Transfer RNA from a Candidatus Nealsoniibacteriota bacterium, 72 nucleotides, folded computationally. Lineage of the source: Bacteria > Bacteria candidate phyla > Candidatus Nealsoniibacteriota. Its mean pLDDT, the model's own confidence on a scale to 100, is 83.

[in-house]
RNA sequence: CGGGGCGUAGUAUAACGGCCAUUAUGCAGGGCUGGGGGUCCUGUGACCUGGGUUCAACUCCCAGCGCCCCGA
Numbered sequence: 001c002g003g004g005g006c007g008u009a010g011u012a013u014a015a016c017g018g019c020c021a022u023u024a025u026g027c028a029g030g031g032c033u034g035g036g037g038g039u040c041c042u043g044u045g046a047c048c049u050g051g052g053u054u055c056a057a058c059u060c061c062c063a064g065c066g067c068c069c070c071g072a
Base pairs, nucleotide, nucleotide: 001071002070003069004068005067006066007065010025011024012023018055026044027043028042029041030040031039032038048064049063050062051061052060
């Protein structure tokens, strides 16, 4: 320098263009237990940035940024 892939809670991970954005874990509170461990319930918190398309964008398009892979 060229090509490709990825970017979502603290971490990991889903989401036919129409969701209250999923699940696990973590964290906070509570129940069971004499206590611990374990387990159950409730709560908490996220779409990389900027444009475009559309009635409607996490999703499609463009540019940028970051990470990974391949080639030179």